[in-house]
RNA sequence: CUCGCAGGCCGGGUGACCGCGGGAGCGCGAGCUUCCGAGGAAAGUCCGGACACCGAAGGGCAGAGCGCUGGGGAAAUCCCAGGCGGCGAAAGCCGACGGACAGUGGCACAGAAAGGAAACCGCCUCCGGCGUGACUCUCCGGAGACGCCGGCGGUAAGGGUGAAACGGUGGGGUAAGAGCCCACCAGCGUCGUGGUGACACGGCGGCUAGCUAAACCCCGCUCGGUGCAAGGUGAAGCAGGUUCCGCUGAGGCUGCCCGCUGAGGAACCGGGUACACCGCUCGAGCCGUCGCGCAAGCGCCGGCCAAGAGAGAUGGUCGCCCUCGACAGAAUCCGGCUUACAGGCCUGCUAACGAA
Numbered sequence: 001c002u003c004g005c006a007g008g009c010c011g012g013g014u015g016a017c018c019g020c021g022g023g024a025g026c027g028c029g030a031g032c033u034u035c036c037g038a039g040g041a042a043a044g045u046c047c048g049g050a051c052a053c054c055g056a057a058g059g060g061c062a063g064a065g066c067g068c069u070g071g072g073g074a075a076a077u078c079c080c081a082g083g084c085g086g087c088g089a090a091a092g093c094c095g096a097c098g099g100a101c102a103g104u105g106g107c108a109c110a111g112a113a114a115g116g117a118a119a120c121c122g123c124c125u126c127c128g129g130c131g132u133g134a135c136u137c138u139c140c141g142g143a144g145a146c147g148c149c150g151g152c153g154g155u156a157a158g159g160g161u162g163a164a165a166c167g168g169u170g171g172g173g174u175a176a177g178a179g180c181c182c183a184c185c186a187g188c189g190u191c192g193u194g195g196u197g198a199c200a201c202g203g204c205g206g207c208u209a210g211c212u213a214a215a216c217c218c219c220g221c222u223c224g225g226u227g228c229a230a231g232g233u234g235a236a237g238c239a240g241g242u243u244c245c246g247c248u249g250a251g252g253c254u255g256c257c258c259g260c261u262g263a264g265g266a267a268c269c270g271g272g273u274a275c276a277c278c279g280c281u282c283g284a285g286c287c288g289u290c291g292c293g294c295a296a297g298c299g300c301c302g303g304c305c306a307a308g309a310g311a312g313a314u315g316g317u318c319g320c321c322c323u324c325g326a327c328a329g330a331a332u333c334c335g336g337c338u339u340a341c342a343g344g345c346c347u348g349c350u351a352a353c354g355a356a
Base pairs, nucleotide, nucleotide: 001354002351004349005348006347007346008345009344010343012321013320014319015318016317017316018315020037021036022035023034024033025032026031039327043338044337046336047335048334049333050332051227052226053225054224058258059257060256061255063223064222065221066220067219068082069081070080071079072078083097084095085094086093087092098218099217103216104215105212106211107210120159121158122155123154124153126151127150128149129148130147131146132145135144136143137142167185168184169183170182171181172180186208188205189204190203191202192201193200194199231278232277233276234275240269241268242267243266244265245264251261252260285304286303287302288301290299291298292297322325
């Protein structure tokens, strides 16, 4: 150089004119001046909150979510650091990462057998039958030995099936085998050392326990519901009717039960309104120096105010320049996660295969 990894940033620029939403100031007023006016994701609405209302925001069951350790944070399924496991040559990346001796279930196909299992091939003892040119013994009938076939058994070392076959490798042992015995390794239990801890390392022990919990389940922790069309204030206007349910309890907090409360409720028809203000944007806020911390982050000081509509603004025309411009657009606010994104910039790191 190139390839790769991690982190951060930008997301056309500029000028003129016209226009739109909002704040402040001036003006009796029409209006004028000045300032601000989308994003890193404003998105998906997947988590967590703030805030608001609801009944007592009471209990139990059911249900849902989460699950290594330490730290951060208002909290979180978030962030940082670490441990363990997997991937990579490395930088680094990924992981719902409690429990499978509480119980239940599942393990397709293949295979003999898929869990307190299994003998298909193979190996071996014994028994029976048959055979033998070559071996041994012989009393010449046979016996042993060997081979083949069959049978009762033994055997999980080997072959074969499978994602997975009741620890792995090697040695001893045995009729053949087997943790049957031994060494090392894996795993389990226990002790010691180090560490805040998850864990790591070492010693000792008995020799072995399949996998699956984003299957039911068990254990631990957390969780009330509804969302700014929440909710509040002011003004204006109107006309009631029918049916049904209800103090033997309607309705009020979602599924059920208990407890509490206690008179209205539901459907349909008809009538009225659909205006203004608050909530609303100053907040777990943003920027910078310094300090503490490996970091996430925290603290001190200084500076800044940067959309706030309610049919919903953020645009149009022209000129110049460039590398010719992606995904997309606020609607109560904030912290996260996830997803989309043309092109470009910066910093740090890695070096197996590459180039010099």
Molecule: Bacterial RNase P class A
Organism: Gaiellaceae bacterium